[in-house]
Context: one part of a larger RNA
RNA sequence: UGACGGGGGCCCGCACAAGCGGUGGAGCAUGUGGUUUAAUUCGAAGCAACGCGAAGAACCUUACCAGGUCUUGACAUACCAGUGACCGUCCUAGAGAUAGGAUUUUCCCUUCGGGGACAAUGGAUACAGGUGGUGCAUGGUUGUCGUCAGCUCGUGUCGUGAGAUGUUGGGUUAAGUCCCGCAACGAGCGCAACCCCUGUCGUUAGUUGCCAGCAUUCAGUUGGGGACUCUAACGAGACUGCCAGUGACAAACUGGAGGAAGGUGGGGAUGACGUCAAAUCAUCAUGCCCCUUAUGACCUGGGCUACACACGUGCUACAAUGGCAAGUACAAAGAGAUGCAAUACCGCGAGGUGGAGCCAAACUAUAAAACUUGUCUCAGUUCGGAUUGUAGGCUGAAACUCGCCUACAUGAAGCUGGAGUUGCUAGUAAUCGCGAAUCAGAAUGUCGCGGUGAAUACGUUCCCGGGCCU
Numbered sequence: 001u002g003a004c005g006g007g008g009g010c011c012c013g014c015a016c017a018a019g020c021g022g023u024g025g026a027g028c029a030u031g032u033g034g035u036u037u038a039a040u041u042c043g044a045a046g047c048a049a050c051g052c053g054a055a056g057a058a059c060c061u062u063a064c065c066a067g068g069u070c071u072u073g074a075c076a077u078a079c080c081a082g083u084g085a086c087c088g089u090c091c092u093a094g095a096g097a098u099a100g101g102a103u104u105u106u107c108c109c110u111u112c113g114g115g116g117a118c119a120a121u122g123g124a125u126a127c128a129g130g131u132g133g134u135g136c137a138u139g140g141u142u143g144u145c146g147u148c149a150g151c152u153c154g155u156g157u158c159g160u161g162a163g164a165u166g167u168u169g170g171g172u173u174a175a176g177u178c179c180c181g182c183a184a185c186g187a188g189c190g191c192a193a194c195c196c197c198u199g200u201c202g203u204u205a206g207u208u209g210c211c212a213g214c215a216u217u218c219a220g221u222u223g224g225g226g227a228c229u230c231u232a233a234c235g236a237g238a239c240u241g242c243c244a245g246u247g248a249c250a251a252a253c254u255g256g257a258g259g260a261a262g263g264u265g266g267g268g269a270u271g272a273c274g275u276c277a278a279a280u281c282a283u284c285a286u287g288c289c290c291c292u293u294a295u296g297a298c299c300u301g302g303g304c305u306a307c308a309c310a311c312g313u314g315c316u317a318c319a320a321u322g323g324c325a326a327g328u329a330c331a332a333a334g335a336g337a338u339g340c341a342a343u344a345c346c347g348c349g350a351g352g353u354g355g356a357g358c359c360a361a362a363c364u365a366u367a368a369a370a371c372u373u374g375u376c377u378c379a380g381u382u383c384g385g386a387u388u389g390u391a392g393g394c395u396g397a398a399a400c401u402c403g404c405c406u407a408c409a410u411g412a413a414g415c416u417g418g419a420g421u422u423g424c425u426a427g428u429a430a431u432c433g434c435g436a437a438u439c440a441g442a443a444u445g446u447c448g449c450g451g452u453g454a455a456u457a458c459g460u461u462c463c464c465g466g467g468c469c470u
Stems, first nucleotide, its partner, number of pairs: 007470007015460002019424005026316008034307002042053002064302007073127001077126002079123003083119002088103006106117004129291002132289003138285002140280003143276001145274001150189006156165003169180003195268004200236007210225002214223002239262001242256005318417001322376006335364002339358002344353003383414001388409007430452007
């Protein structure tokens, strides 16, 4: 000077408290450990690993294993040789890689000798190649403390010096935010603001959007209209600006007016100096080490999907604030050409046939919970749906290992969950559906979108984490 203390003072945070919902019990999904295995590829490990890398493992992916193969190589550059091809199509053998054969097949210049370009083939050597090791050799990127309010510098002053001062003190703030004081005076990185979305209004613009009035129609369908909604560009608006009180005549705080909005309006992006030899050599790049007829490369099949068990994260439930049946209403955001697909027809259904329209404010998707009516009457049930059987559908060369969906049948555990533990302070929690990325197919995951919509906060003694002074 720091760090630490079951030392002290001050302060903050869903940290506790007050509440609401979960998890821990059940079944299943998914990740991990362990075990097993020829292989179950590798990494991630308290918070900050464990629905994590993986925005999607049947083949591929794929890095793992078994077997079959190659050795200048699957990929790059350079040299030489002969060739004029290579590709494509077909046949044979093979699990395929591959091997053999058939067919087809270049361009430019030219002194006609040849030269050049390109292509594959063959050869020799430099080399290629490595998801092999080291994240404790590194770059880059990322997590975390933490969106916490801190971290520093120049000059000056003080101290022999390490260092101190400034940055401490009195107030105040979300904030080292601002004010006052002070041997300090200034400055930088952070805070805030500038950026985006959202909440109000105006102007401009009305098509594919909208429809008040006038006609018209089954229908904003058509004429018409720009008022309204909406769309999307530019502006306005909020600044403690105004008033009162408190305060030190300050900063500010409390209340009020006006206002769509009030004291950071709400949300996002934005992460200082640094910490953890934190993570990543498997995104990529890269030093060193290692392999070089193999630790490289190709193929077929298998594995990553195993299963006594243990843990994490989720989904579905245990029911009447409910299940089932019928009727009926209201979104937002996003996607669509190897695509999204309507009406119609076939099928109980998954789906099929067919293809109008749409490169989209134009076409494509039933929003669901909610509401109305009926039924069930407290049961392991008309709750719950695991598991299993049969028959089918879809994608795809191919669903056996190992996909998703449908119908019929089957109808397991489960009657609200111990110790413990977790999320959330408002359009939040809870609950309800919709969409997208990845993607041939394959979400209970992830990322978004809207609908309905609470309870509680006395307070800071205590638990956890953090800041300042001592």

The prediction has a mean pLDDT of 85. This is a predicted structure of a 470-nucleotide part of an RNA (small-subunit ribosomal RNA, 3' major domain) from an uncultured bacterium. Its Rfam family is "Bacterial small subunit ribosomal RNA".